[in-house]
RNA sequence: ACAACCGAUACGCCAAGUUUCCGCAGCCUUCGGGUUCGGAAAACGGGGGAACCAGGUUUUUGGGGCGAACCCACCGAUCGAGGUGGGAGCGCAAGCUCUUUGAGCGCCAGCCCGUCAGCUAACCCCGUAGGCAGACAAGGAGUUCGG
Numbered sequence: 001a002c003a004a005c006c007g008a009u010a011c012g013c014c015a016a017g018u019u020u021c022c023g024c025a026g027c028c029u030u031c032g033g034g035u036u037c038g039g040a041a042a043a044c045g046g047g048g049g050a051a052c053c054a055g056g057u058u059u060u061u062g063g064g065g066c067g068a069a070c071c072c073a074c075c076g077a078u079c080g081a082g083g084u085g086g087g088a089g090c091g092c093a094a095g096c097u098c099u100u101u102g103a104g105c106g107c108c109a110g111c112c113c114g115u116c117a118g119c120u121a122a123c124c125c126c127g128u129a130g131g132c133a134g135a136c137a138a139g140g141a142g143u144u145c146g147g
Base pairs, nucleotide, nucleotide: 005147006146007145008144011134012132013131014130018042019041020040021039022038023037025036026035027034028033043128044127045126046125047124048123053118062116063113064112065111066110070087071086072085073084074083075082089107090106091105092104095143096142097141098140099139100138101137102136
């Protein structure tokens, strides 16, 4: 160095929603620092925006965006609000990351633009919230540490 075997257990989850720096700003402080606010940068996420391509439709039956959050059937006195079921889709720690199959559980919302936007290089703009309590089984790939 390579190969084989064994072990890794108090941390987490959804979401882009994290990290660092600055301040003649506030508050707290055990004076180490913590926290709120403002600004900058990185990282992550989203939108607008040529040519070519696509489209030949659409233009109140408005249209579009974020997101898994869409479609169908039935009930609901008609349209409805709402409810039930099915299909598609989404999520769920055993060293770490990704992934396949099965089981179980849960979700299948909400918000925004404002008459307007296909894709889209350069370029421009915006966001970094909010909400939770999760522990199943059998594998695959990569990789870290110890024996």
c-di-AMP riboswitch aptamer (ydaO/yuaA leader) from a Solirubrobacterales bacterium, 147 nucleotides, folded computationally. Rfam family: c-di-AMP riboswitch aptamer (ydaO/yuaA leader). Rfam links the family to the GO terms regulation of gene expression and cyclic-di-AMP binding. The model forms 92% of the base pairs in the Rfam consensus. The sequence was found by an Rfam model in a public genome assembly. Taxonomically the source falls in Solirubrobacterales (Bacteria, Bacillati, Actinomycetota, Thermoleophilia). Its mean pLDDT, the model's own confidence on a scale to 100, is 77.